The prediction has a mean pLDDT of 82. A computed fold for a 72-nucleotide RNA from a Micromonosporaceae bacterium, annotated as transfer RNA. NCBI's taxonomy places the organism under Bacteria, Actinomycetota, Actinomycetes, Micromonosporales, Micromonosporaceae. Rfam family: tRNA. Rfam describes the family as follows. Transfer RNA (tRNA) molecules are approximately 80 nucleotides in length. Rfam classes the family as a transfer RNA.

[in-house]
RNA sequence: GCCCGUGUAGCUCAGUGGUAGAGCGUCCGGUCCACACCCGGAAGGCCCCAGGUUCGAGCCCUGGCGCGGGUA
Numbered sequence: 001g002c003c004c005g006u007g008u009a010g011c012u013c014a015g016u017g018g019u020a021g022a023g024c025g026u027c028c029g030g031u032c033c034a035c036a037c038c039c040g041g042a043a044g045g046c047c048c049c050a051g052g053u054u055c056g057a058g059c060c061c062u063g064g065c066g067c068g069g070g071u072a
Base pairs, nucleotide, nucleotide: 001071002070003069004068005067006066007065010024011023012022013021018055026042027041028040029039030038048064049063050062051061052060
């Protein structure tokens, strides 16, 4: 240089084109003499960036950037 994969919550990851979810973590409450466990609840991301297609894009297409792998 070229090829492939990947980028979504603090972390690890889901998400058949139709208003973004889970687990862990954090916070609040319950329980307990108390802590942990356990139970209930809440906050937190408009989805890497820019375009395009579409009535509608996290999802499809193009380019860029980051990360991982392959190849000479």